Description:
The RNA shown here (c-di-GMP-I riboswitch aptamer) has 67 nucleotides and comes from a soil metagenome. The model forms 94% of the base pairs in the Rfam consensus.
[in-house]
RNA sequence: AAGGCAAACCCGCCGCGAGACGGGGACGCAAAGCCACGGGCCUCACGCAGGUAGCCGGGCUGCCGAA
Repeated sequence: AAGGCAAACCCGCCGCGAGACGGGGACGCAAAGCCACGGGCCUCACGCAGGUAGCCGGGCUGCCGAA
């Protein structure tokens, strides 16, 4: 330098919900790629239940460039 992802918000759609997914959109991100293993936070119909990987740690994998 090229290229990548995409918060809030809006629309559609699924879910009791936290939220997920698709489209628009960019606040940010050098693993903001993947995994709920530990901690945190959140939800519920309180269970042998869920969500969050863009809260932190950990595991696995990985692009471009410089040295």
Model confidence (mean pLDDT): 88 of 100. RNAcentral holds the sequence, with entries from MGnify.